[in-house]
Molecule: transfer RNA
Organism: Candidatus Nealsonbacteria bacterium
RNA sequence: GCCUCCGUAGCUCAGCUGGCAGAGCAACGGCCUCUUAAGCCGGUGGUCGUAGGUUCGAAUCCUACCGGAGGCA
Repeated sequence: GCCUCCGUAGCUCAGCUGGCAGAGCAACGGCCUCUUAAGCCGGUGGUCGUAGGUUCGAAUCCUACCGGAGGCA
C1' cells in the first nucleotide's frame, strides 16, 4: 500500500429483508431482612465511530475518513 471483518447503553452483544433503538450483566431506587448478602420488582441510562449522500423515512443502503483485528505484498 491493497483486501476482509468489527465499531450500537458502563461491560458482553442482538437488531443490518430501510418504518417507535433492545436483551443480559453492572450501577441506582424500592420490597424482603435486626443488618448485609441472596431473592423479587422498577424505571433510568444511547448524537447507533465521524462526516457527507440516497430516501417521505437510515443503526440498516452508498462514499470518504477515524479506531481495532486478521490476511496478502